A computed fold for a 91-nucleotide RNA from a Desulfobacterales bacterium, annotated as c-di-GMP-I riboswitch aptamer. Lineage of the source: Bacteria > Pseudomonadati > Thermodesulfobacteriota > Desulfobacteria > Desulfobacterales. The model forms 95% of the base pairs in the Rfam consensus.
RNA sequence: UUUGCUGAAGGGCAAAUCUUCCGAAAGGUUGGUACGCAGAACCACCGGUCUAAAGCCGCUUUGAGGCGGACAGGGCAGCGGGGUUGCCAGG
Numbered sequence: 001u002u003u004g005c006u007g008a009a010g011g012g013c014a015a016a017u018c019u020u021c022c023g024a025a026a027g028g029u030u031g032g033u034a035c036g037c038a039g040a041a042c043c044a045c046c047g048g049u050c051u052a053a054a055g056c057c058g059c060u061u062u063g064a065g066g067c068g069g070a071c072a073g074g075g076c077a078g079c080g081g082g083g084u085u086g087c088c089a090g091g
Stems, first nucleotide, its partner, number of pairs: 005090003012037002017032002021028002035078001041084003045081003048076003056069005
């Protein structure tokens, strides 16, 4: 320098759960812990999936409201693909 083939000592990340705050929810966030992870780093572009407050539609109600339905513009990058950009040791 190249490759992304092998590995995880130092060091890094952190599922479930408990906790703090935010949110209608999904989920995110703070601290602990440690299921796991060699990109478990970043980006919702494609597929997938979760949620449905507001608005919309229907039913109902004098009304406020209640119930049901479809819906992402809200999420998940630790579901798969894709894109961006990288660390250490070895080969």